[in-house]
Context: one part of a larger RNA
RNA sequence: GACGAACGCUGGCGGCGUGCCUAACACAUGCAAGUCGAGCGGAGGUACCGAGUAGUUUACUACAAAGUACUUUAGCGGCGGACGGGUGAGUAACACGUGGGCAACCUGCCUUGAAGAGGGGGAUAACACCGAGAAAUCGGUGCUAAUACCGCAUAACAUACACAUUCCACAUGGGGAGUGUAUCAAAGGAGCAAUCCGCUUUAAGAUGGGCCCGCGGCUGAUUAGCUAGUUGGUAAGGUAACGGCUUACCAAGGCGACGAUCAGUAGCCGACAUGAGAGUGUGACCGGCCACACUGGAACUGAGACACGGUCCAGACUCCUACGGGAGGCAGCAGUGGGGAAUAUUGCGCAAUGGGGGAAACCCUGACGCAGCAACGCCGCGUGGAGGAAGAAGGUCUUCGGAUUGUAAACUCCUGUCUUCUGGGACGAUAAUGACGGUACCAGAGGAGGAAGCCACGGCUAACUACGUGCCAGCAGCCGCGGUAAUACGUAGGUGGCGAGCGUUGUCC
Numbered sequence: 001g002a003c004g005a006a007c008g009c010u011g012g013c014g015g016c017g018u019g020c021c022u023a024a025c026a027c028a029u030g031c032a033a034g035u036c037g038a039g040c041g042g043a044g045g046u047a048c049c050g051a052g053u054a055g056u057u058u059a060c061u062a063c064a065a066a067g068u069a070c071u072u073u074a075g076c077g078g079c080g081g082a083c084g085g086g087u088g089a090g091u092a093a094c095a096c097g098u099g100g101g102c103a104a105c106c107u108g109c110c111u112u113g114a115a116g117a118g119g120g121g122g123a124u125a126a127c128a129c130c131g132a133g134a135a136a137u138c139g140g141u142g143c144u145a146a147u148a149c150c151g152c153a154u155a156a157c158a159u160a161c162a163c164a165u166u167c168c169a170c171a172u173g174g175g176g177a178g179u180g181u182a183u184c185a186a187a188g189g190a191g192c193a194a195u196c197c198g199c200u201u202u203a204a205g206a207u208g209g210g211c212c213c214g215c216g217g218c219u220g221a222u223u224a225g226c227u228a229g230u231u232g233g234u235a236a237g238g239u240a241a242c243g244g245c246u247u248a249c250c251a252a253g254g255c256g257a258c259g260a261u262c263a264g265u266a267g268c269c270g271a272c273a274u275g276a277g278a279g280u281g282u283g284a285c286c287g288g289c290c291a292c293a294c295u296g297g298a299a300c301u302g303a304g305a306c307a308c309g310g311u312c313c314a315g316a317c318u319c320c321u322a323c324g325g326g327a328g329g330c331a332g333c334a335g336u337g338g339g340g341a342a343u344a345u346u347g348c349g350c351a352a353u354g355g356g357g358g359a360a361a362c363c364c365u366g367a368c369g370c371a372g373c374a375a376c377g378c379c380g381c382g383u384g385g386a387g388g389a390a391g392a393a394g395g396u397c398u399u400c401g402g403a404u405u406g407u408a409a410a411c412u413c414c415u416g417u418c419u420u421c422u423g424g425g426a427c428g429a430u431a432a433u434g435a436c437g438g439u440a441c442c443a444g445a446g447g448a449g450g451a452a453g454c455c456a457c458g459g460c461u462a463a464c465u466a467c468g469u470g471c472c473a474g475c476a477g478c479c480g481c482g483g484u485a486a487u488a489c490g491u492a493g494g495u496g497g498c499g500a501g502c503g504u505u506g507u508c509c
Stems, first nucleotide, its partner, number of pairs: 001508003005505005012381006018374002020339001025337003029334003034079003039076002042073007052063004086292003096216007105209002110205007118152001120150002127142006158183006165176004188197003218264003225255003230252008267289004271282004294315005317328004345371001347370003353367001354365004384414004394405004418450001419446006428436001453498005458479003464493005474481002
């Protein structure tokens, strides 16, 4: 000098930040991922109309199929739940940083270009009925729709193979045009319509990812040898893709004092702190990457996951149970218990920015924007200003003369920052829409009124006397003070330093 700090004493205001460093301990409750009825069939609701039925004083009343409009949405279907948010347990590793490579790769939505969408089929949820169960939930029978599912047709500049050719390259090789054979597509919806939104195949782009390599960044040799898919080859499988990635066979290799292996510790970086720099230390907030989601394992779906608020299995724990069986996962935002020296509200709003869905209206969004709490940090402001000597009183000291507190106070005249009250009142949104917020800010009024402490005073180190105590009580960062005149302990007066803070402790430079 610095701090995500804590502790002690003290505490007026504002702005901007920051706030579980410990138990990746366990979690009550609420919320945090939905959306589309312009993909689909239903099931309701409201209004209108009303075939028809019934009653009967033939003119009314009641019920009511079909239909129209509006509306709600459990289910099927689509897109999104792989983003956003959290945490740092694991990881010494191509995890990260940096520079390259992929002629070994993928990429939903988006953009641009080319071509297309013909004709059919069979189901199934919802629903109805029946049944099982305490529940979670499940079974059977029957009916039905689609942008759900499946054949057929058509199709190449797609894919595979073969033939011949040209250009390029960096080893395997890559690109282009040509011929032939084989294989593979599609879905509709809204609208009066125009048209729009979608669908299929393909080429390219953009974006995002995957893989490989050079170099770089901890400690220990009181860890010296390590290795059997191990190292390489052949063949096959697998992957988007290269590869012992996997398998079979063959060979016996591969790594290591330039530190392998083992053990300990640790997320990495941009940065941050310090320092003249070199360096040293750190990795909170913010940004990038990685890893994880009760513990361990696994795959499914999908463009993308081996998936925080998805699935399955095992385990521990908690809860429900009719004992047969079930349910759960805050390292999301709040909040609770626990641990701890220690770290906040079960707040408001989608108004802004951004994200998901939707043609849109809009819906969702604890991302985010705000507010609340905390002197936790930085910065700013205030607690008054000027005058005022009888140098008042009081306190303290005293050589008893006085000195000092001290222009300090009183007193006089002012001022109004903050504050209090009253009134007006935003920008943020250039039409509508403002949580913040009647906030910021502005105007007016009132009155010095409501706002100062903490540490130190032997030397280092700025600031001295008195009393008490008597190697006691105590102080102390180092040197050291205290045993009867202690500037070093305690108190008082005075003084010095900093100031809404001041000291102490801890850690780093």
Molecule: small-subunit ribosomal RNA, 5' domain
Organism: uncultured bacterium